[in-house]
């Protein structure tokens, strides 16, 4: 300079839970307050797991084209910083 790792600082994202005359059949998301946690908890594809039950169907039963990525692996894109 450049990389790799710890740290450390400026920043960012937001779990449960509350709040809703939003959306939606549900699951769930959105909004707003919170803040437990994350170094990708920024984004794309891909396979798998879950939830769900309006549709469908044998309507008892099984199936997503819903939803879940802060459920798992894998991959490629981008991003912040440097006391010792």
């Nucleotide at each position: 300079u450049a990389a790799a790792a710890u740290c450390a600082a400026a920043g960012g994202c937001a779990a449960a839970c509350c709040a809703u005359u939003c959306c939606g059949a549900a699951a769930g998301g959105g909004u707003g307050g919170g803040a437990c946690g994350c170094a990708a908890a920024g984004a794309u594809a891909u396979a798998g797991g879950g939830c769900u039950u309006a549709c469908u169907u044998u309507u008892u039963u099984a199936g997503a084209u819903g939803c879940u990525u802060g459920c798992u692996a894998u991959a490629u894109c981008u991003g912040c910083a440097u006391a010792a």
Model confidence (mean pLDDT): 75 of 100. The RNA shown here (c-di-GMP-I riboswitch aptamer) has 84 nucleotides and comes from Candidatus Izimoplasma sp. HR1. The same sequence occurs in records of 2 taxa. Its Rfam family is "c-di-GMP-I riboswitch aptamer". Gene Ontology term of the family: cyclic-di-GMP binding.